[in-house]
């Protein structure tokens, strides 16, 4: 230094590269690129996993994954309490809809520094621009049943 085995750790728009594109070359080969942020995890199973951007090879794939569906668990609301059923919802929050506000967008772009023969890589500064979701406020709509208890 390479390979294998075992163990440990990290990342979750995250990792990887066999296609592709690109670079260097002594033409044997050696390399580079391959998603810009926002948001997101109760457990099992299934699955083609959210949102937008001035990016457009951000092509094409592989793996993973906090998405979604479903079952389970524990709960919230259904204006006294408990149990069960039902409806909507929640996983530190909890009915549905609309509007407003908040939630530092980043890359791109410009200037510049460093590394590399190069493709390219890493950083600093400048002034911009989202959507989903979430939080808060206002308004509208909706707001069970059985049994037992308390008054």
């Nucleotide at each position: 230094u390479a390979u294998g085995a075992a163990g440990g750790g990290a990342a979750a728009g995250c990792g990887c590269c066999a296609g592709a594109a690109c670079u260097c070359u002594g033409c044997g080969g050696a390399g580079u690129u391959g998603a810009c942020g926002a948001g997101g995890u109760g457990g099992g199973g299934g699955u083609a996993a959210u949102c937008g951007a001035u990016g457009u090879u951000u092509c094409g794939g592989c793996g993973g994954a906090u998405g979604c569906c479903u079952c389970c668990u524990a709960g919230u609301c259904g204006c006294c309490u408990g149990u069960c059923a039902c409806g909507a919802c929640u996983a530190c929050a909890a009915g549905u809809g609309u509007u407003c506000u908040u939630u530092u967008a980043a890359a791109a772009c410009g200037u510049u520094c460093g590394g590399g023969u190069g493709a390219c890589c890493g950083g600093a500064c400048g002034g911009a621009c989202a959507a989903c979701g979430a939080a808060g406020a206002a308004c509208a709509c909706g707001u069970u049943g059985a049994c037992a208890g308390c008054a």
Molecule: glmS glucosamine-6-phosphate activated ribozyme aptamer